Predicted 3D model of a 112-nucleotide RNA (THF (Tetrahydrofolate) riboswitch aptamer) from a mouse gut metagenome.
The sequence is in RNAcentral, with records from MGnify.

RNA sequence: CAGAGUAGGAACAGCGCGUCAAGUGCUGCAGGAUGGGAAGUUGCCUGUAGACGAAAGAAUCAAAGAGCCCAAUGGCCCUUGGGAUUCUGCGGUGCUGUAUCCGCAUCCGCUG
Numbered sequence: 001c002a003g004a005g006u007a008g009g010a011a012c013a014g015c016g017c018g019u020c021a022a023g024u025g026c027u028g029c030a031g032g033a034u035g036g037g038a039a040g041u042u043g044c045c046u047g048u049a050g051a052c053g054a055a056a057g058a059a060u061c062a063a064a065g066a067g068c069c070c071a072a073u074g075g076c077c078c079u080u081g082g083g084a085u086u087c088u089g090c091g092g093u094g095c096u097g098u099a100u101c102c103g104c105a106u107c108c109g110c111u112g
Base pairs, nucleotide, nucleotide: 001112002111003110008101009100011098012097013096014095015094016093017091018090019089026050027049028048029047030046031045032044036108037107038106056088057087058086059085060084061083063080064079065078067076068075069074
């Protein structure tokens, strides 16, 4: 003199969560972690308080109720909802992986 390495962002894939609104995003407060060491801003994470706020649709099965049929067990049909499952969506959605982008002023250390 040059360089590497934290946190983190967005993309894709997989598996989930929510759609009965949690989560995400915003603001305040408190705390924490953050190149190997010191120190610490932006950023990140956790807790808490507040305000704001949403996209559902379809199929099948079951349930309840009304009507009709049958001598009858029962059958048909319609309706309803915050029952269940599946599919397609939706959410500034979570985790993991892949590759990628960015990357800690200053001092010391490391590599050349």

Background
Its mean pLDDT, the model's own confidence on a scale to 100, is 76.